[in-house]
Context: one part of a larger RNA
RNA sequence: CUGGGUGUAAAGGGAGCGUAGACGGCAGCGCAAGUCUGGAGUGAAAUGCCGGGGCCCAACCCCGGAACUGCUUUGGAAACUGUGCAGCUUGAGUGCGGGAGAGGUAAGUGGAAUUCCUAGUGUAGCGGUGAAAUGCGUAGAUAUUAGGAGGAACACCAGUGGCGGAGGCGGCUUACUGGACCGUAACUGACGUUGAGGCUCGAAAGCGUGGGGAGCAAACAGGAUUAGAUACCCUGGUAGUCCACGCCGUAAACGAUGAUUAAAAUAGGUGUCGGGGGACCAAGGUCCUUCCGGGUGCCGGCGCAAACGCAUUAAGUAAUCCACCUGGGGAGUACGUUCGCAAGAAUGAAACUC
Numbered sequence: 001c002u003g004g005g006u007g008u009a010a011a012g013g014g015a016g017c018g019u020a021g022a023c024g025g026c027a028g029c030g031c032a033a034g035u036c037u038g039g040a041g042u043g044a045a046a047u048g049c050c051g052g053g054g055c056c057c058a059a060c061c062c063c064g065g066a067a068c069u070g071c072u073u074u075g076g077a078a079a080c081u082g083u084g085c086a087g088c089u090u091g092a093g094u095g096c097g098g099g100a101g102a103g104g105u106a107a108g109u110g111g112a113a114u115u116c117c118u119a120g121u122g123u124a125g126c127g128g129u130g131a132a133a134u135g136c137g138u139a140g141a142u143a144u145u146a147g148g149a150g151g152a153a154c155a156c157c158a159g160u161g162g163c164g165g166a167g168g169c170g171g172c173u174u175a176c177u178g179g180a181c182c183g184u185a186a187c188u189g190a191c192g193u194u195g196a197g198g199c200u201c202g203a204a205a206g207c208g209u210g211g212g213g214a215g216c217a218a219a220c221a222g223g224a225u226u227a228g229a230u231a232c233c234c235u236g237g238u239a240g241u242c243c244a245c246g247c248c249g250u251a252a253a254c255g256a257u258g259a260u261u262a263a264a265a266u267a268g269g270u271g272u273c274g275g276g277g278g279a280c281c282a283a284g285g286u287c288c289u290u291c292c293g294g295g296u297g298c299c300g301g302c303g304c305a306a307a308c309g310c311a312u313u314a315a316g317u318a319a320u321c322c323a324c325c326u327g328g329g330g331a332g333u334a335c336g337u338u339c340g341c342a343a344g345a346a347u348g349a350a351a352c353u354c
Base pairs, nucleotide, nucleotide: 003326004325005324006323007308008307012322014201015200016199017198021194022193023192025088026087028085029084030083031082033081034080035077036076037075038074039073040072041071042070049065050064051063052062053061054060091191092188093187094186095184096183097182098181103177104176105175106174107173108172109171110154115149116148117147118146119145120144121143125136126135162169163168206247207246208245209244210243211242215241216240220236221235222234223233258321259320260319261318262317268299269298270297271296272295273294275292276291281285303310304309327354328353329352336347337346338345339344
């Protein structure tokens, strides 16, 4: 390389959009590049292969044949691929009518709690732990009542509930706004799938500038524990956590499972969320049953799997495209390059060794 693989053994890119490319629905007419077929030319000889022959045999040599899988040219075929023209509606999209949702951005606003400040009551303790001590407190703490300030987070509802492409999203209200789903079948007419590069988004921590700072809390200090204790426990406490703008671009970024599509195993069972239809009761609306399609769970047969397990949300059967793997260590290191303010990120070896 081929092949075989990628949930857990090495291996799915963190996610999306999308360029080139690759692949691509139904039916018609044409063309003939691919494809198939006939002819012609060429494909030197020798070698090689097959059949004979000559040296006693063989090596070696000679004769004949096929072949030389190719190229050029010319005639034809039109199923498939391609291509041109003109169509179709099932794929895809748009419209119209609906309901659901912590989807996003911005502004406003609410109550509980912690802390602090002021005032009142009140007196000797509080706090903390396995036990203590550091710490706070007669300059009046803790507790309790009233008032005020400020920041951050939103108890209950709350749910293997919902939404989002992933990261993620949860008090309430308003404005703006994205997507999905259901019904309908009016419109477009293959407009599709995937996607190397590219672009965008991307938790936490970290960085820059300016704010903010209640609680929590790396670092740090002290008290304990201990043989020691640069820890676990306790008392404090600064960055940070919060906001605005700009960087960073990584995570066990996980379902450790790339995206999309088709068919179906007579398979099925059961819960839940959203929607539609039908029936019953009907005042509002509630309850029950069944069907369809969209999510989200559990169980489970075929099949698959090394096993664990997966199993209409596949890890089964198939198809298209992308990414990635190829023994362990050295090493996600060195060097180079690109990006970054930096931290560092991305790309990414070899010697050597087992």